[in-house]
């Protein structure tokens, strides 16, 4: 150089193809529960969706350019 796959909560990841309120487990925190602690139940906080423009009434999702990682060809 070129192709191809990824980047989303503190961690591991859906969700894009087919645009319509940003999810889930883990963790965290608060209360319940116990004589106390584990474990179980209930609820809560927590996101500029890797950066930057674009087309659309609306973009995580289309389209562009750029970083980064990981894999291939040369």
């Nucleotide at each position: 150089g070129c192709c191809g796959c990824g980047a989303u909560a503190g961690c591991u990841c859906a969700g894009c193809c087919u645009g319509g309120u940003a999810g889930a487990g883990c963790a965290u925190c608060a209360c319940c529960u116990u004589g106390g602690u584990a474990a179980g139940g209930u609820g809560g906080g927590g996101g500029u969706c890797g950066c930057g423009g674009g087309a659309u009434c609306a973009a995580a999702u289309c389209c562009c350019g750029c970083u980064c990682g990981c894999g291939g060809c040369u």
Molecule: transfer RNA
Organism: Nitrososphaerota archaeon